Context: one part of a larger RNA
RNA sequence: AUUGAACGCUGGCGGCAGGCCUAACACAUGCAAGUCGGGCGGAAACGAUGGAAGCUUGCGGGUGUGAGUAGAGCGGCGGACGGGGGAGUAACGCGUAGGAAUUUGCCCAGUAGUGGGGGACAACAUGUGGGAAACGCAUGCUAAUACCGCAUACGCCCUACGGGGGAAAGCAGGGGAUCUUCGGACCUUGCGCUAUUGGAGAAGCCUGCGUCGGAUUAGCUAGUUGGUGGGGUAAAGGCCCACCAAGGCGACGAUCCGUAGCUGGUCUGAGAGGAUGAUCAGCCACACUGGGACUGAGACACGGCCCAGACUCCUACGGGAGGCAGCAGUGGGGAAUAUUGGACAAUGGGCGCAAGCCUGAUCCAGCCAUACCGCGUGUGUGAAGAAGGCUCUAGGGUUGUAAAGCACUUUAAGUUGGGAGGAAAGGGUGAAGGUUAAUAACCUUGGGUCUUGACUUAACCUAUAGAAGAAGCACCGGCUAACUCCGUGCCAGCAGCCGCGGUAAUACGGAGGGUGCAAGCGUUAAUC
Numbered sequence: 001a002u003u004g005a006a007c008g009c010u011g012g013c014g015g016c017a018g019g020c021c022u023a024a025c026a027c028a029u030g031c032a033a034g035u036c037g038g039g040c041g042g043a044a045a046c047g048a049u050g051g052a053a054g055c056u057u058g059c060g061g062g063u064g065u066g067a068g069u070a071g072a073g074c075g076g077c078g079g080a081c082g083g084g085g086g087a088g089u090a091a092c093g094c095g096u097a098g099g100a101a102u103u104u105g106c107c108c109a110g111u112a113g114u115g116g117g118g119g120a121c122a123a124c125a126u127g128u129g130g131g132a133a134a135c136g137c138a139u140g141c142u143a144a145u146a147c148c149g150c151a152u153a154c155g156c157c158c159u160a161c162g163g164g165g166g167a168a169a170g171c172a173g174g175g176g177a178u179c180u181u182c183g184g185a186c187c188u189u190g191c192g193c194u195a196u197u198g199g200a201g202a203a204g205c206c207u208g209c210g211u212c213g214g215a216u217u218a219g220c221u222a223g224u225u226g227g228u229g230g231g232g233u234a235a236a237g238g239c240c241c242a243c244c245a246a247g248g249c250g251a252c253g254a255u256c257c258g259u260a261g262c263u264g265g266u267c268u269g270a271g272a273g274g275a276u277g278a279u280c281a282g283c284c285a286c287a288c289u290g291g292g293a294c295u296g297a298g299a300c301a302c303g304g305c306c307c308a309g310a311c312u313c314c315u316a317c318g319g320g321a322g323g324c325a326g327c328a329g330u331g332g333g334g335a336a337u338a339u340u341g342g343a344c345a346a347u348g349g350g351c352g353c354a355a356g357c358c359u360g361a362u363c364c365a366g367c368c369a370u371a372c373c374g375c376g377u378g379u380g381u382g383a384a385g386a387a388g389g390c391u392c393u394a395g396g397g398u399u400g401u402a403a404a405g406c407a408c409u410u411u412a413a414g415u416u417g418g419g420a421g422g423a424a425a426g427g428g429u430g431a432a433g434g435u436u437a438a439u440a441a442c443c444u445u446g447g448g449u450c451u452u453g454a455c456u457u458a459a460c461c462u463a464u465a466g467a468a469g470a471a472g473c474a475c476c477g478g479c480u481a482a483c484u485c486c487g488u489g490c491c492a493g494c495a496g497c498c499g500c501g502g503u504a505a506u507a508c509g510g511a512g513g514g515u516g517c518a519a520g521c522g523u524u525a526a527u528c
Stems, first nucleotide, its partner, number of pairs: 001527003005524005012375004017370001018368002020333001025331003029328003034077003039074002043069001046068001048065003054059002084286001086284001093211007102203003107199008115150001117148002124140005130135001156164003170191006178185002212258003219249003224246008261283004265276004288309005311322004339365001341364003347361001348359004378408004388399004414464002417461002422455001426451004432445003472517005477498003483512005493500002
């Protein structure tokens, strides 16, 4: 000088940051990932509307409609991001500089297509003489942007003249003629779908160099090192396999053991260095413990699946359910670390044409002097140098302009009234354009106008009464700024080092006085 600090005494306000360093210990409860009806069949709830019987004459059980809306279901996209803690890892894990044998959903730009057919499974209904439950079983019915063929094929493969194997899906809005089975066809706009090229961003892989301690760890290695041929992968490769050769690493520290996430940075220091890796940011690894794959553009997947294990819970004992190292919160451990808060208004993310929905990400608020910064606890005057305290050579000295008194001020806290900015959008309305065969409509761009704030009883401004509500802590032998009296008597005690205390202690305890910091001051711990 510093700290994610703790403890003791004390404590007025605000700004800004930080807040389980220990048990990667166990977790009650709530929330943290959904969304799309403009993919689909349908309609459980709500609402709207029609309405039989009935009556109160506008209500309406039963019942109809599927334009609002939405439970369950099929389907699509997203649950691989965001959020968490640092157990493991001494490693191509990280940092840095390079490389070639790769993939890539959504996004951007381009090219070419989007033709014609088919069979199912949920939901639902029925049964259940399956089960305590979780959950099933059987039969029947049905749609799709779900699934499967046919056609076509740029790029793909082969023995390259030639041959082979491969794709798709529709939905919504609007419309003047024409046709119509009155559903539409057809045209057009928007959103999709298929194949492929390039890009952007992302990901996988390889290499050089750097990256803690121990030699009281000296030898280690059989898929081991290399080759040939294959398999496998998105991709190079002993990654895996068959055969062949006998190699490969090591005192420039292999192997083994211990410790540890790495970095930008942070602290200190004149620097060189040393220590460290909280918050913020990049990368890595992990998700009760161990293992495994499935789906998918992407996972071997925190709030997905399967198996095994420990633990907890339910059970009709046959069998089931669970995973806070998400946000709060609880127990436990500990010297020690906060609310079971508000809002999606902003920023960002997922889905959706959009409106919008979801979002403990985030933005805010609450608690804590934990750190840093700022402000205040009054200002001027006031000598009878008051009283009181302490001291004294008894005269005095000191506390001390300090107080009282007198005259002022009102910052901040309190109260009153006002009050921006964070708001851009989106939606309603609507000049003027684009699109189109169409001066239409839809869709779309859009000056103007109305509307959206959790924080918010906020920032800031104004008025207002009254010095009013606001000072402590450590030290005073030397180092080291600051001295006397009383008590005690090697006792009680102090102490960072030297050392004080055995009857005149500036060193112990108290008092008066003083010194240093100040809403803090000291102590302890830790680093330089």
Small-subunit ribosomal RNA, 5' domain from an uncultured prokaryote, 528 nucleotides, folded computationally. Its mean pLDDT, the model's own confidence on a scale to 100, is 82.